[in-house]
RNA sequence: AAAGCAUCAAGAGUGGCGGGAGGGAGCUGGCCCUGUGAUCGCCCGACAACCUGUCACGCGCUUGCGGGAUAAGGUGCCACAGCCAGCUCGCCGGACGGCGAGAACGAUGUGGU
Numbered sequence: 001a002a003a004g005c006a007u008c009a010a011g012a013g014u015g016g017c018g019g020g021a022g023g024g025a026g027c028u029g030g031c032c033c034u035g036u037g038a039u040c041g042c043c044c045g046a047c048a049a050c051c052u053g054u055c056a057c058g059c060g061c062u063u064g065c066g067g068g069a070u071a072a073g074g075u076g077c078c079a080c081a082g083c084c085a086g087c088u089c090g091c092c093g094g095a096c097g098g099c100g101a102g103a104a105c106g107a108u109g110u111g112g113u
Stems, first nucleotide, its partner, number of pairs: 004110005013044001015043004022033003027086004045078001047076001050074003053070003057066003082105001087102006
């Protein structure tokens, strides 16, 4: 790095340093952020609880399973729903359109031929 599996409307920075132009994955449309310095990199701080660990508890009974707590370790994450839509189906509507479900694409974790 591939398959597979889980989650993606919750939550968390007006912090410090660097940097200097676009940025919110890609294309189109919309909406927004941005020289009052964004996106990005490092540090610090927070959030969360996917994996590991720890702690009791229940079941099974050597090994295990289950949910719970914790937050030490590994990730992740800290504008906007994955910012929204695009493709399919259903419902509403005279229509522009709206609502819902899914797909595709993507992200993160796990996984490991």
Molecule: SAM riboswitch aptamer (S box leader)
Organism: Kiritimatiellia bacterium